A computed fold for a 72-nucleotide RNA from an archaeon, annotated as transfer RNA.

[in-house]
Parts: sequence; C1' cells; structure tokens
RNA sequence: GCGCUAGUAGUAUAGUGGUUAGUAUAUUGGCCUUCCAAGCCGAGGACCGGGGUUCAAAUCCCCGCUGGCGCA
Repeated sequence: GCGCUAGUAGUAUAGUGGUUAGUAUAUUGGCCUUCCAAGCCGAGGACCGGGGUUCAAAUCCCCGCUGGCGCA
C1' cells in the first nucleotide's frame, strides 16, 4: 500500500429496511428477611464519525477513524 472482517448501555451480546433498539450482567429503588445473600417487581443507561439512497437506515452505498486477519 491492497483485500477481508468487526465496531450497539460500564461489560458481553441479539437485531433479514418498518412495534418504544431486545437480553444477560453490572448500577440503582422497592418487596421479602432479625440482618446479609439469594429470589421477585421496577428505574436509568447504547447504534464509531460524516455524507448519500429511501416514504422510512443500527441494517443498504460512499468517505473517514479504531481493532483483528491475510497478501505484498
């Protein structure tokens, strides 16, 4: 330098163009308990950046950034 691949809550991950972006864990409020843990019910928290296509983009396209792999 070229190609492939990945980027979504603190962490891990799902999401085949259309429901309020889901789940686990962590954090936090309540219930339970003599207390703690466990358990149960809630709450807040996320689409790497920019542009394009579309009625509608996390999803498709382009450019860039970062990580991984390969070729030279």
Model confidence (mean pLDDT): 81 of 100.